[in-house]
Predicted 3D model of a 76-nucleotide RNA (transfer RNA) from Glaukea argentea. The coordinates come from a structure-prediction model, not an experiment, and the mean pLDDT is 82. Its Rfam family is "tRNA". The family's RNA type in Rfam is transfer RNA. The source organism's lineage runs through Eukaryota, core chlorophytes, Bryopsidales, Halimedineae and Glaukea. A source record names the gene trnF.
RNA sequence: UGCCAGGAUAGCUCAGUUGGUAGAGUAAUGGUCUGAAAAACCAUUGGCCACCAGUUCAAAUCUGGUUUCUGGCAGC
Numbered sequence: 001u002g003c004c005a006g007g008a009u010a011g012c013u014c015a016g017u018u019g020g021u022a023g024a025g026u027a028a029u030g031g032u033c034u035g036a037a038a039a040a041c042c043a044u045u046g047g048c049c050a051c052c053a054g055u056u057c058a059a060a061u062c063u064g065g066u067u068u069c070u071g072g073c074a075g076c
Stems, first nucleotide, its partner, number of pairs: 001074008011026004020057001028044005050066005
């Protein structure tokens, strides 16, 4: 440098498989409990799904391109 495969979704780790406007755990905040704290329990907050187009009534999901990360192969 070229080729192939996989990934990019909440602060973090990840789900989301007949396309129908997105969830879990954890974290954070508040509350219950306690002399106080931890733990436990309850509630709340938080993402338009890397980016740009296309298809569709409708796209995180399908198609093309771009960026970036991981692994493999080839070449010097």